Context: one part of a larger RNA
């Protein structure tokens, strides 16, 4: 490079949209690019096989014929597939429309219980904390028990291998905006489709900036312990942070370690949503049993697989598009770009080692 891989051995971008590209449903048609086919020119010679001749022979050399020279041009034919062009079609796709489920975003107002802290009143020596202890706090009234008020962060049970989302994630309550996905209908468009280099948005936690807010936590610090020693693990204190606003940063075990999309290939069983059919009813937005379609989870044939395992949610058969890998360090480095305010974040080698 041909290949051959990417759950765990090296390798799926954190996710999505979507640009060029590259692939694309079913039917007629005409074209004949492409395809395949014939004829004709060209495609030097040597070279190569045959035969037949010249050097005494051979090698060598010459001449016919054949092959080779896979290409390219012209001209005829063929039309299954592609491809463009024309027409239609509905099994993809998207649109309607209907009545449901959902912690999906976003705003905005309402609440709840609980720490903490003031304020009153009660009460009168320890509290708290740990293996045991100190460091802490307490006659300036702590801790304890009642009441009120203040401030901030959270949202118990329900809560469920339940649910929605692209994914990063979302959970009190109402109300308004937005969004999307399933089911049933089959009323419309009629391939309008798939992936997606580049490039865009978003994107957990930490960090920055600039302004608020600070109730409990709580990196750094600083005390007490333990220890040989303890820059830890317990324990007391507490600052950035954590919480709003506006903006940056783009990284994670960002994970199902498993890239989207498509059709094909046994079933058992739970659970979620929409339908549909039976039966049961207190007649309701009831329930229960069955069937479908769509999520979501077990087991498991058959494949597969080095095994663990996976197995209609495929790691099984098979197409299309993309990203990625190619022995261990040196290296998630230098260097140079390109971005950032920084912190760095993407791109990303080589000596030399083995």
């Nucleotide at each position: 490079u041909u290949g051959g891989g990417u759950c765990u051995a090296a390798a799926g971008c954190g996710u999505u949209c979507g640009u060029a590209g590259c692939c694309g449903g079913u039917u007629u048609g005409a074209c004949a690019a492409a395809u395949c086919u014939u004829c004709u020119g060209u495609g030097a010679a040597a070279u190569u096989g045959u035969u037949a001749g010249g050097c005494u022979u051979a090698a060598c050399c010459u001449a016919a014929c054949a092959g080779u020279g896979u290409g390219c041009a012209g001209g005829g034919g063929a039309c299954a597939c592609u491809a463009g062009c024309a027409a239609a079609c509905u099994a993809g796709a998207g649109a309607c429309c209907g009545g449901g489920a959902g912690g999906a975003g976003c705003u905005a107002g309402a609440g709840g219980u609980a720490u903490u802290c003031u304020c009153a009143g009660g009460g009168g020596a320890g509290c708290g904390g740990u293996a045991a202890a100190a460091u802490g706090u307490u006659a300036u009234a702590a801790u304890c028990c009642u009441g009120a008020g203040a401030g901030g962060a959270c949202c118990a049970c329900c809560u469920g291998u339940g649910g929605c989302g692209a994914a990063g994630g979302c959970g009190u309550c109402u109300a308004g905006c937005u969004a999307g996905a399933a089911c049933g209908g089959a009323u419309c468009u009629g391939a309008c489709g798939g992936u997606g280099a580049g490039g865009a948005a978003c994107g957990a936690a930490a960090g920055c900036u600039g302004g608020g807010g600070g109730a409990g936590c709580a990196a750094u610090c600083c005390g007490g312990a333990u220890u040989a020693g303890a820059u830890a693990c317990c324990c007391g204190a507490g600052u950035a942070g954590u919480c709003c606003c506006a903006g940056c940063c783009g990284u994670a075990a960002a994970c199902g370690c498993u890239g989207c999309g498509a059709g094909c290939u046994a079933g058992g069983u739970g659970u979620u949503g929409c339908a549909c059919a039976u039966u049961c009813u207190u007649c309701g937005u009831g329930a229960a049993u069955g069937u479908g379609c769509a999520g979501u989870g077990u087991c498991g044939a058959a494949g597969c697989g080095a095994a663990g395992g996976u197995g209609u949610u495929a790691a099984g058969c098979u197409c299309g598009c993309c990203a990625c890998c190619u022995g261990g360090g040196a290296a998630u480095u230098a260097c140079g770009g390109u971005c950032g305010c920084a912190a760095g974040a993407c791109u990303g080698a080589a000596a030399c080692u083995u």

Description
Model confidence (mean pLDDT): 86 of 100. Predicted 3D model of a 354-nucleotide part of an RNA (small-subunit ribosomal RNA, central domain) from a Candidatus Woesearchaeota archaeon. The full RNA is in RNAcentral, with records from ENA and SILVA. Rfam family: Archaeal small subunit ribosomal RNA. A reference for the family is Yusupov et al. (2001), "Crystal structure of the ribosome at 5.5 A resolution", Science.